Background: This is a predicted structure of a 71-nucleotide RNA (transfer RNA) from a bacterium. It was read from a public genome assembly. Rfam family: tRNA. Rfam describes the family as follows. Transfer RNA (tRNA) molecules are approximately 80 nucleotides in length. Its mean pLDDT, the model's own confidence on a scale to 100, is 84.

RNA sequence: GGGCCCAUAGUAAAAUGGUAUUACGCCUCCAUGGCAUGGAGGAGGUCGGGGUUCGAUUCCCCGUGGGUCCA
Numbered sequence: 001g002g003g004c005c006c007a008u009a010g011u012a013a014a015a016u017g018g019u020a021u022u023a024c025g026c027c028u029c030c031a032u033g034g035c036a037u038g039g040a041g042g043a044g045g046u047c048g049g050g051g052u053u054c055g056a057u058u059c060c061c062c063g064u065g066g067g068u069c070c071a
Stems, first nucleotide, its partner, number of pairs: 001070007010024004018054001026042005047063005
């Protein structure tokens, strides 16, 4: 320098155009004398910019960051 892949909540992953889902973690409440466990509820997220579309996590372009391969 070039090819390919990836970027979603604190962590790890789903969601292939229509209100973004799950597990663990976090907060509150219930149960216990207390802890653990269990039950109920809640907060929290799409890397940045632009384009296509009625509508973008999704498709296209550029950038940034990471991984991998080639030179």